[in-house]
Molecule: transfer RNA
Organism: Chloroflexota bacterium
RNA sequence: GCGGCGGUAGCUCAGUUGGUAGAGCGGCUGCCUUCCAAGCAGCAGGUCGCCGGUUCGAGACCGGUCCGCCGCUCCA
Repeated sequence: GCGGCGGUAGCUCAGUUGGUAGAGCGGCUGCCUUCCAAGCAGCAGGUCGCCGGUUCGAGACCGGUCCGCCGCUCCA
């Protein structure tokens, strides 16, 4: 340099065919308990890496760009 895969909640990851962004764990509150843990109920938490485009509508499509991993090639 070229190619492939990935970047979505604090963490690990879903999100199939474009149609109101989700799960588990974690956090917080309550219940339960003498207390803690466990269990149960509820709540909060998101610029979907970034910029632009297409579209009535983009996490998903297109262009550019940054970062990570893997492979290929070249080489001073």